Background:
Predicted 3D model of a 501-nucleotide part of an RNA (small-subunit ribosomal RNA, 5' domain) from an uncultured bacterium. It matches the Rfam family "Bacterial small subunit ribosomal RNA". Its mean pLDDT, the model's own confidence on a scale to 100, is 84.

Context: one part of a larger RNA
RNA sequence: GAUGAACGCUAGCAGAAUGCUUAACACAUGCAAGUCGAACGAGAUUUUUAGUGCUUGCACUAAAAUGAAAGUGGCAAACGGGCGAGUAACACGUGUUUAACCUACCUUGGAGUAAAGCAUAACUAUGGAGACAUAGCUAAUUCUUUAUACGACCUAUAGAAUGAAAAUAUAUAGGUGAAAGGUUUACCGCUCUAAGAAGGGGACGCGGCCUAUCAGGUAGUUGGUAAGGUAACGGCUUACCAAGCCUAUGACGGGUAGCCGGUCUGAGAGGAUGUCCGGCCGCAAUGGGACUGAGACACGGCCCAUACUCCUACGGGAGGCAGCAGUGGGGAAUCUUGCACAAUGGGCGAAAGCCUGAUGCAGCAAUUCUGCGUGAAGGAUGAAGCAUUAUGGUGUGUAAACUUCUUUUCUGGGGGACGAAGAAUGACGGUACCUCAGGAAUAAGGGACGGCUAACUACGUGCCAGCAGCCGCGGUAAUACGUAGGUCUCAAGCGUUAUCC
Numbered sequence: 001g002a003u004g005a006a007c008g009c010u011a012g013c014a015g016a017a018u019g020c021u022u023a024a025c026a027c028a029u030g031c032a033a034g035u036c037g038a039a040c041g042a043g044a045u046u047u048u049u050a051g052u053g054c055u056u057g058c059a060c061u062a063a064a065a066u067g068a069a070a071g072u073g074g075c076a077a078a079c080g081g082g083c084g085a086g087u088a089a090c091a092c093g094u095g096u097u098u099a100a101c102c103u104a105c106c107u108u109g110g111a112g113u114a115a116a117g118c119a120u121a122a123c124u125a126u127g128g129a130g131a132c133a134u135a136g137c138u139a140a141u142u143c144u145u146u147a148u149a150c151g152a153c154c155u156a157u158a159g160a161a162u163g164a165a166a167a168u169a170u171a172u173a174g175g176u177g178a179a180a181g182g183u184u185u186a187c188c189g190c191u192c193u194a195a196g197a198a199g200g201g202g203a204c205g206c207g208g209c210c211u212a213u214c215a216g217g218u219a220g221u222u223g224g225u226a227a228g229g230u231a232a233c234g235g236c237u238u239a240c241c242a243a244g245c246c247u248a249u250g251a252c253g254g255g256u257a258g259c260c261g262g263u264c265u266g267a268g269a270g271g272a273u274g275u276c277c278g279g280c281c282g283c284a285a286u287g288g289g290a291c292u293g294a295g296a297c298a299c300g301g302c303c304c305a306u307a308c309u310c311c312u313a314c315g316g317g318a319g320g321c322a323g324c325a326g327u328g329g330g331g332a333a334u335c336u337u338g339c340a341c342a343a344u345g346g347g348c349g350a351a352a353g354c355c356u357g358a359u360g361c362a363g364c365a366a367u368u369c370u371g372c373g374u375g376a377a378g379g380a381u382g383a384a385g386c387a388u389u390a391u392g393g394u395g396u397g398u399a400a401a402c403u404u405c406u407u408u409u410c411u412g413g414g415g416g417a418c419g420a421a422g423a424a425u426g427a428c429g430g431u432a433c434c435u436c437a438g439g440a441a442u443a444a445g446g447g448a449c450g451g452c453u454a455a456c457u458a459c460g461u462g463c464c465a466g467c468a469g470c471c472g473c474g475g476u477a478a479u480a481c482g483u484a485g486g487u488c489u490c491a492a493g494c495g496u497u498a499u500c501c
Stems, first nucleotide, its partner, number of pairs: 001500003005497005012372006018365002020330001025328003029325003034075003039072002046065009082283003092207007101200003106196008114146004123136005152176007161168001181188002209255003216246003221243008258280004262273004285306005308319004336362001338361003344358001345356004375405004385396004410438006419428001445490005450471003456485005466473002
């Protein structure tokens, strides 16, 4: 000098930030991912009209509109949000590379959108405490089959240019593979394909911890052939063959740790560090696994195992806050079970719109930084009090009183936004800000005073009580302990402790 700090004493305000560093301990409750009726069947409710019955304002029937909850289907849920347990690794940083790859939605271009069929939820019935199970009916942009397909993919042959290397461009022949409709008729979709944009997967060079009181390690191990697998290369996997591969330039083992942009310090070199914000990675009670999908081996999806918690009619079931609040526990220690989708952004939708604890705001905390205030000018008989004294005096001290003035703050009254790009729409918020009135009114403490180190006297104590960062003070005149007066210093803070340079 610095801090995500804590503790002690003290405390007026505003703005901007920050706020479980410990138990990746366990979690009550609420919310955090939905949306589309312009994909689909079914349709509660409500309104209007007409008819019938009649107890005269109720019931039923028909038509039109409205369309809730639940369900099928589509898209989203792989983003956004959290945490840092694991990881010493191509995880990260940086630079190359992919002649070994993928990419839903979006943009641009080309071609197409032809036929047929089987189911299944919802619903109904039965059983069950329930989760749910069984049987029957039905729709679609759900599912299945067929046709066609320039280009696409596969195989064969020919084959420039580039390049280290052709499996690439191109040409010919053969084979394989698609679709779905909606509607307010303006469009929105669907399928194949070429490119773009943006995103991702893989490979490699170099770089960044400690330990030799860890010296040998390794059998899918190292390489080859073949097959499988993958979007893709590859012992990635399997069979066979060979015996390799790494290592004092530290293999292997052990310990510790998310990495970086940055941050702190320092003249720099360096050292330390990785909280907030941004990029990347990993994780989601613990361990394992796949399914769906363009994308997951998936925080608020599924299955299995384990531990724990809960419900039960004992036959069986349910759950996962390292999302936002909040609770218990641990700890020196870290906040509200708030408001709003008004803005920005995201998802769905043609749109209206719905959802959004992302986000925007508010609340709490001197936790940090910045700013402001606690009055200003005058005022000597240098009042009183207190302290001291050589008893003359001296200090506190222009300090107070007193006089004049001001109103930042404070209290009360009035007005009142920007943030909202054509209209409408403001959580914040009657906030910021402006203005009027009142009245010095509402607002100062902490530490130190032997030297280092700015600042001294008196009394008490008497190696006691105590102080102390180091040196050291205290045993009867203590500037070092305690109290008082005075002084020095910082100031809404001041000291102490911890850690880093």